[in-house]
Molecule: Bacterial RNase P class A
Organism: Thioalkalivibrio sp. HK1
RNA sequence: GGAGUCGGACAGGCAGUCGCUGCCUCGGAUCCAUCGAGGCAGAGGAAAGUCCGGGCUCCAAAGGGCAGGGUGCCAGGUAAUGCCUGGGGGGCGCAAGCCUACGGAAAGUGCCACAGAAAACAAACCGCCUUGUAUCGGCGAUCCGAUAUCCAAGGUAAGGGUGAAAAGGUGCGGUAAGAGCGCACCGCGCCGACGGUAACGUCGGUGGCAGGGUAAACCCCACCCGGAGCAAGACCAAAUAGGGGAGCUGUCCGUGAAAACGGCAAGGUGUGGCCCGCAUCGCUCCCGGGUAGGUCGCUAGAGGCGUAUGGUGACAUGCGUCGCAGAUGAAUGGCUGCCCUCGACAGAACCCGGCUUAUCGGCCGACUCCCGCC
Numbered sequence: 001g002g003a004g005u006c007g008g009a010c011a012g013g014c015a016g017u018c019g020c021u022g023c024c025u026c027g028g029a030u031c032c033a034u035c036g037a038g039g040c041a042g043a044g045g046a047a048a049g050u051c052c053g054g055g056c057u058c059c060a061a062a063g064g065g066c067a068g069g070g071u072g073c074c075a076g077g078u079a080a081u082g083c084c085u086g087g088g089g090g091g092c093g094c095a096a097g098c099c100u101a102c103g104g105a106a107a108g109u110g111c112c113a114c115a116g117a118a119a120a121c122a123a124a125c126c127g128c129c130u131u132g133u134a135u136c137g138g139c140g141a142u143c144c145g146a147u148a149u150c151c152a153a154g155g156u157a158a159g160g161g162u163g164a165a166a167a168g169g170u171g172c173g174g175u176a177a178g179a180g181c182g183c184a185c186c187g188c189g190c191c192g193a194c195g196g197u198a199a200c201g202u203c204g205g206u207g208g209c210a211g212g213g214u215a216a217a218c219c220c221c222a223c224c225c226g227g228a229g230c231a232a233g234a235c236c237a238a239a240u241a242g243g244g245g246a247g248c249u250g251u252c253c254g255u256g257a258a259a260a261c262g263g264c265a266a267g268g269u270g271u272g273g274c275c276c277g278c279a280u281c282g283c284u285c286c287c288g289g290g291u292a293g294g295u296c297g298c299u300a301g302a303g304g305c306g307u308a309u310g311g312u313g314a315c316a317u318g319c320g321u322c323g324c325a326g327a328u329g330a331a332u333g334g335c336u337g338c339c340c341u342c343g344a345c346a347g348a349a350c351c352c353g354g355c356u357u358a359u360c361g362g363c364c365g366a367c368u369c370c371c372g373c374c
Stems, first nucleotide, its partner, number of pairs: 001370008010361001012339007020042008044345001048356002051354005056229004063276004068225005073087005088102001089100004103220002108218002110214003125160002127156006133148006168186006187209001188207008233296004243287006250264001252263004267281004303322008
């Protein structure tokens, strides 16, 4: 000097002027309402997606089982998670680093198109070897050797071909030719020792060895799981028609003239489905009518900031300090001037912790590789 990797923050600035929302103070004012003046505060790193986990409110005063759903290496963190931190295995990269839907294929079932002989109770297209057969030679024959077109019988899975993948790979020996057939190393299974909380790693022994992949296929295993949601819910005020109809429900018992009352049975309802259980005595649906107003919930929180200690870290504990938006058809905007790195994605609606997605411009720190000079 160049090319990269990881982490942290900023989010146009300054000034003037007019305006908006909340709270506080003062004045006018009996109170309220309204008006005026002043002070303080006032959209994000993602407020987005509504994908997860919770707080809070209600069902509600419980429970068990089945089905269903979620997660999936190990250990920690957290209120909790499918999140975060640190490790392990695997993959990518020269490296700094990055990715990981990472339990089980010897419980079972399914699938692996086309090509290929053959994709699992596995096999022979080309090829290799032996014998028969034909010819030639050895004097003839037995027999031996050579050459082999075709045919027949037997052996073979090393070589070639097909494919993403073909009875584990490489090498040596052996064989008629071959093959873990034998051996060495690697791979795989089993056993043991050591290290580690563990995932797992290293080493040793043993066995020729159950052909491979796929569970983001069904399945098996381990752990976890009530539901609905601020349009939750609570209160106040007002209005109407305390309207009409249907169903769940009795072949029962007692009193009674009947209506009705009581009991028993059945049934209804109860915030994911089904069953058992529990509670309760009513519940569900259709038509029609009225009101859709106000207050609370609503911002002091698993809060922010600073600091000390502990920890590799996520984070935990202690001390100090701050008060940081609460709108409700929806608040921060308009104008002018200057500066500049010329400004992207984009606006809270009960709150918080995560993940994911979008994104302009410059800034800070650490690390890796390449080239050159001293």